The prediction has a mean pLDDT of 81.
A computed fold for a 171-nucleotide RNA from uncultured Eubacterium sp., annotated as Lysine riboswitch aptamer.
RNAcentral holds the sequence, with entries from MGnify.

């Protein structure tokens, strides 16, 4: 300073497809009734196409989904697992141009890990997921101490994964 192998866990990361449930008696679609000129998957502009033979919203009333997110076990890949934040590329229901969502690609001097609480965000959600704060718990090292103790068990205190821990290799 490099390689190569490992460890944390009482819900260690994340991937897949299935299966329940929730979406929701909810969008839609039919009917009738009223209203009466716009409407077409986030907004604007443009094309187009539908509409007084009734656009659009309401109301009642029959019929009725879907996606995304979530689920026990199963299987695979791992251990900056992975997230998250900036930026680049592509996809997004006719075209632009913004905005969001979704793969992926790059760097970061962000976060050792999982739960609980509080508050924001997304979301149909008291669900989950993401941020931040908080106080604890757990692994890891450092300093300090105790039990006879370099080794084994323990306290306090504080670090951070670009860390730790074994085995080479070079200076």
């Nucleotide at each position: 300073u490099u390689g190569u192998a490992g460890a944390g866990g009482a819900c260690g990361c994340g991937a897949u497809g299935a299966u329940u449930a929730u979406c929701a008696g909810u969008a839609g679609c039919g009917u009738a009734u009223c209203u009466g000129a716009u409407g077409a998957g986030g907004c604007u502009g443009g094309a187009u196409c539908a509409g007084a033979u009734g656009a659009u919203g309401a109301u009642a009333u029959g019929u009725g989904a879907a996606a995304g997110g979530a689920u026990g076990a199963a299987u695979c890949g791992c251990c900056g697992a992975a997230g998250u934040c900036a930026u680049g590329u592509a996809g997004u229901a006719c075209c632009a141009g913004c905005g969001g969502c979704u793969a992926u690609g790059u760097g970061g001097u962000c976060u050792g890990g999982g739960a609980c609480u509080u508050a924001g965000a997304u979301u149909a959600a008291g669900a989950g997921u993401c941020u931040a704060a908080g106080g604890a718990c757990u692994g890891u090292c450092a300093u300090c101490u105790u039990g006879a103790a370099u080794u084994c068990a323990g306290g306090a205190u504080g670090g951070a994964g670009u860390g730790c821990u074994a085995c080479g290799g070079u200076a």